[in-house]
A computed fold for a 71-nucleotide RNA from a Candidatus Staskawiczbacteria bacterium, annotated as transfer RNA.
RNA sequence: GCCAGUGUAGUUUAGUGGCAGAACAUUACUUUCGUAAAGUAAUAGCGUGGGUUCGAUUCCCACCUCUGGCU
Numbered sequence: 001g002c003c004a005g006u007g008u009a010g011u012u013u014a015g016u017g018g019c020a021g022a023a024c025a026u027u028a029c030u031u032u033c034g035u036a037a038a039g040u041a042a043u044a045g046c047g048u049g050g051g052u053u054c055g056a057u058u059c060c061c062a063c064c065u066c067u068g069g070c071u
Base pairs, nucleotide, nucleotide: 001070002069003068004067005066007064010024011023012022013021018054026042027041028040029039030038047063048062049061050060051059
């Protein structure tokens, strides 16, 4: 330099056009003499910028990050 892929919560991830879900973690509460464990609840997210569409995490384009391959 060329080609392909990846990007969603603090972490690991589901979601192929119509309300963005889960697990772990965190916080609070309950339980206990106390701690742990357990239970309940809460908080927290679509890489950036454009385009298509009534409507975009999803489709298209560019850029950025990371990964792999070729030279």
NCBI's taxonomy places the organism under Bacteria, Bacteria candidate phyla, Candidatus Staskawicziibacteriota. Rfam family: tRNA. Rfam classes the family as a transfer RNA. Model confidence (mean pLDDT): 82 of 100. RNAcentral holds the sequence, with entries from ENA.